[in-house]
RNA sequence: GCGAUGCCUGCGGGAGAGCGCGCCAUGUGCGCCGCCGAAGGGGUAAAGAGCUCCCGAUAAACUCUCAGGCAAAAGGACCGCGGGCGGACA
Numbered sequence: 001g002c003g004a005u006g007c008c009u010g011c012g013g014g015a016g017a018g019c020g021c022g023c024c025a026u027g028u029g030c031g032c033c034g035c036c037g038a039a040g041g042g043g044u045a046a047a048g049a050g051c052u053c054c055c056g057a058u059a060a061a062c063u064c065u066c067a068g069g070c071a072a073a074a075g076g077a078c079c080g081c082g083g084g085c086g087g088a089c090a
């Protein structure tokens, strides 16, 4: 000095699935049934020079629905733009 990965933050976009029923003290309340996957969380593969044996990491938008969600609001993986931290690298 260019300034990567990464982290934080502002703005914009952002799906799915019952405005279900009942109770009552009417509270973001409790209970029941049905459903959704893109907060979070859990589970899971080949790889690993070749063969055999043994060992076998790390995952995901896959999968499970614990959590969360199923009118609006809020949230929302991920994407784009901006700012900050940082400093691989030259």
Base pairs, nucleotide, nucleotide: 001089006085007084008083009082010081011080012079013078018033020032021031022030023029034070035069036068040066041064042063043062048055

Model confidence (mean pLDDT): 80 of 100. Predicted 3D model of a 90-nucleotide RNA (Glycine riboswitch aptamer) from a bacterium. Rfam family: Glycine riboswitch aptamer. Gene Ontology term of the family: glycine biosynthetic process.